The RNA shown here (SAM riboswitch aptamer (S box leader)) has 99 nucleotides and comes from a marine eukaryotic metagenome. The RNAcentral record of the sequence draws on MGnify. The coordinates come from a structure-prediction model, not an experiment, and the mean pLDDT is 79.
[in-house]
RNA sequence: UUAUAAAGAAGAGUGGAGAGACAGGCUCUUUGAAGCUCUAGCAACCUGAUAAUCAAUAGAAUUAAGGUGCUAAAUCCUGACCCUAACAGGGAAAUAUAA
Numbered sequence: 001u002u003a004u005a006a007a008g009a010a011g012a013g014u015g016g017a018g019a020g021a022c023a024g025g026c027u028c029u030u031u032g033a034a035g036c037u038c039u040a041g042c043a044a045c046c047u048g049a050u051a052a053u054c055a056a057u058a059g060a061a062u063u064a065a066g067g068u069g070c071u072a073a074a075u076c077c078u079g080a081c082c083c084u085a086a087c088a089g090g091g092a093a094a095u096a097u098a099a
Stems, first nucleotide, its partner, number of pairs: 001099005010039005018028003022079004040071003045067003048063003053060002075094001081091003
């Protein structure tokens, strides 16, 4: 910079008090938080693979072996700015991930 972000998917061991980016709210948590390890899964961004078809040299589609990511709650909700009389709603911004 571009794309995506109301879908989807968790158990065990270790650990022992925090976690959800930040602020506020709210929530999760000793019926065991974060972190670390293992196993399993989700997804399809990149790579790879694939009969036919469209297509025309780059893709669509399928797959899930590899590289990441993810597996409480809509990015948990709201949050300077814009549209709007205001609310609701939308956009932008911020954040996260990928290339």